[in-house]
Context: one part of a larger RNA
RNA sequence: UGCUCCUCAAGGAACUCGGCAAACAAGCGGCCGUAACUUCGGGAUAUGGCCUGCCUGCCGCCCUUUCGGGGGCGUGCAGGCCGCAGCGAAAGAUUGCCUGGCGACUGUUUAUCAAAAACACAGCUCCCUGCAAACUCGUAAGAGGACGUAUAGGGGGUGACGCCUGACCAAUGCCGGAAGGUUAAGCACGGAUGGUGGAGUGGUCUUCGGACUGCUCUGCUGGGCUGUGUAAGCCCCGGUCAAUGUCAGCGAUAACUAUAAUCGUUCUAAGGUAGCGAAAUACCUUGUCUGGUAAAUUCAGACGCGCACGAAUGGCGUAACGACUGGGCAACUGUCUCGAGGAGUAGCUCG
Repeated sequence: UGCUCCUCAAGGAACUCGGCAAACAAGCGGCCGUAACUUCGGGAUAUGGCCUGCCUGCCGCCCUUUCGGGGGCGUGCAGGCCGCAGCGAAAGAUUGCCUGGCGACUGUUUAUCAAAAACACAGCUCCCUGCAAACUCGUAAGAGGACGUAUAGGGGGUGACGCCUGACCAAUGCCGGAAGGUUAAGCACGGAUGGUGGAGUGGUCUUCGGACUGCUCUGCUGGGCUGUGUAAGCCCCGGUCAAUGUCAGCGAUAACUAUAAUCGUUCUAAGGUAGCGAAAUACCUUGUCUGGUAAAUUCAGACGCGCACGAAUGGCGUAACGACUGGGCAACUGUCUCGAGGAGUAGCUCG
């Protein structure tokens, strides 16, 4: 000096991001007593107060009895004794209170830096599925679903409970529709044309062998070209938001001022309803007011022109619960003012 412990005057969180760590409490048992709030179950061992040893006597109850008594239990009563201390403790064994946020809860999770407000959850809701079900695995056979059958099964969202869940179908998605427009390959029926033969009949040239080039009839042939007909889809017409999503601007106006119930106007599919709101969301911002403090950018309650809350990407409440997170109080303390001493152990130096 490090590490692991112990003790401390006065003060008592002044430490610090933060009471981190430590300290306090000692709550086992008995008696009394226990608030707000509440889903009436809880909250609750709330908080808080008292008692606890030993001796003697009495009392109550039970068993037994030779009726004198004997034994046991007590959650009972009274008196007395000792100590600083009576669950005299080795183990075991809540600090408490007030008030917000988030998540209802018990659970689950990043094996090895995150345990949470994340995930799950019961409940709610939407969509699909009539059974050889939908869906999933597999090339298939087949299997799961299920030896189940819509009070069943699969998928999406939300997330107990309470009060509720507003407007918009223009866009995107999905569902339904079929008149019209557009639309592929294939197929069907046509058209034009290419290649190559045969026969007939012309023209030009001719070395008379033939060569070139037309027309008519006819055969074969090309997965080549093209026309018409024919589907879903798309365009189109409707529906649907607990589907993906979206939910305005400007100007004026009341007999002080200010403000604007009101009016005008533009645009839109429709212009944000209830509730909440400087919020886990507010830039300006340490907003303003009130409370708490001697003093607070934190905190609680209000206000609201919400930079940029808002209703199952749920809104707002909510008892209980939480190794969650913010603020305050009591108690307590070496966290600190500000250090000091001691024990053990390790390193270094010396021996």